[in-house]
RNA sequence: CGAGCAGGAUAAAUGGUCGCGGCUGGCAGGCCGAAAGGUGCCAGGCGAGGAAAGUCCGGGCUUCAUAGGGCAGGAUGCCGGAUAACGUCCGGUGGAGGUGACUCUAAGGAAAGUGCAACAGAAAUGAACCGCCCGCGCCGCGCGCGGGUAAGGGUGGAAGGGCAGUGUAAGAGACUACCGCCUCCCCGGCAACGGGGAGGGCAUAUGUAAACCCCAUCCGAAGCAAGGCCGCAAAGAAGCAUAUGGCUGCCCGUCAGCUUCAGGUAGGCCGCUUGAACCUGCCGGCGACGGCAGGUCUGGAUAGAUGACCAUUCACGACAUAACCCGGCUUAUCGUCCUGCUCGUGUG
Numbered sequence: 001c002g003a004g005c006a007g008g009a010u011a012a013a014u015g016g017u018c019g020c021g022g023c024u025g026g027c028a029g030g031c032c033g034a035a036a037g038g039u040g041c042c043a044g045g046c047g048a049g050g051a052a053a054g055u056c057c058g059g060g061c062u063u064c065a066u067a068g069g070g071c072a073g074g075a076u077g078c079c080g081g082a083u084a085a086c087g088u089c090c091g092g093u094g095g096a097g098g099u100g101a102c103u104c105u106a107a108g109g110a111a112a113g114u115g116c117a118a119c120a121g122a123a124a125u126g127a128a129c130c131g132c133c134c135g136c137g138c139c140g141c142g143c144g145c146g147g148g149u150a151a152g153g154g155u156g157g158a159a160g161g162g163c164a165g166u167g168u169a170a171g172a173g174a175c176u177a178c179c180g181c182c183u184c185c186c187c188g189g190c191a192a193c194g195g196g197g198a199g200g201g202c203a204u205a206u207g208u209a210a211a212c213c214c215c216a217u218c219c220g221a222a223g224c225a226a227g228g229c230c231g232c233a234a235a236g237a238a239g240c241a242u243a244u245g246g247c248u249g250c251c252c253g254u255c256a257g258c259u260u261c262a263g264g265u266a267g268g269c270c271g272c273u274u275g276a277a278c279c280u281g282c283c284g285g286c287g288a289c290g291g292c293a294g295g296u297c298u299g300g301a302u303a304g305a306u307g308a309c310c311a312u313u314c315a316c317g318a319c320a321u322a323a324c325c326c327g328g329c330u331u332a333u334c335g336u337c338c339u340g341c342u343c344g345u346g347u348g
Base pairs, nucleotide, nucleotide: 001344002343003342004341005340006339007338008337009336010335012313013312014311015310016309017308018307020047021046023044024043025042026041027040030039031038032037049319053330054329056328057327058326059325060324061223062222063221064220073219074218075217076216077215078092079091080090081089082088093107094105095104096103097102108214109213113212114211115208116207117206129153130152131149132148133147134146135145136144137143138142161179162178164176165175166174180202181200182199183198184197185196186195187194188193227270228269229268230267236261237260238259239258240257244256245255246254247253277296278295279294280293281292282291283290284289314317
C1' cells in the first nucleotide's frame, strides 16, 4: 500500500425568539368545583432512542387461584458458568467452512414402537436386472432349466461397514492388516470430550425426530383498560318521637320526605417512575458478571408534550417517536470516526 476479520463510538453543531409538557419557588387565605381535586401569572431548571419499533422470549409488580401429587398441554435440548430470570450472554467440547484473522451450528434418543422416503431401479430393508461361477438337458456355437454369488456394471440423495490382501468353482468379515463401529479398561479433564490399550468379525444392519413419539429439565392463569382509594348518580338496607305530606275521616299498609348505612356511575387521585438505575474509581474473575467507595436525579402525558422560525458553520443529515417498568432477541438505519488482528506485495 492492497484485500479482509472482529469490536466499539457517534446519530449535524452553536446561539436567539416563540410555543408545548412535567418539576421547584413566589404572587396567595386568588379563581373554579358539592367534594375529591383542579387552575392563572412570573422566574428558574428539565424534557425520547440506539433501536423508543416488532410484541418474539424472560422477570418485577398486581388481582384471582393454589395442602400435596398426577394427567393433558407448551417450551427447552453437547458441557460448565453468569443472572432476578431467559429460548439471552460468557467460556469450552464435537462437527462444518476459510491460507488466515475468524465465522456458522436446534448438537439428546433411529440397537422401544409407528409413519414417510417422489422419480428411477430387479430390489428402499432382511436385495439376483445385467454380469460371474457350478450342475443338468440338447452333438455343438449357444440357448433353456435349477442353484451359488453382493467382487464388477446399471438405478438412486441413499444399495446392507470401507479399502487392500488371503482364499474360492465364482464369491463372501469366511480369514488377516489398517480405518470406522460396538463393548470394556487405563490416563487427562468438574464435565462435554480427548489420548492410549484390549476384545468383538459387525445380525447393531439406510435416512428422517424444526414427523408422531421416547427421555430429561422447566412452566398456575390473566394482565396497568392489572389493581387500589375517594366519590354528584341509579338500584338496596335500617330508623323517624306527643312531630310532616298523598291515597284517607281514623287504624294498618304503602308512596313520598328526612336521617344514617351501604353502593359505586360521571369525575378525581394513587399505581407512575429512585431503578436488578446511571457515571467515575478500585478490587475479584480468561470472560459473561460480581463486590466496595464516591457522585448524579435523568420524560411521565391521558386526546396524549419534546415543535416551529431566524442567524452562522459543516461532511447537508438515515431509520424512526415513550404510554407500568426492567433484562434480552429480532428487524430498520445516511454517513463519519476509532481500536485490535489476519493475509499478500514492496522497501529498510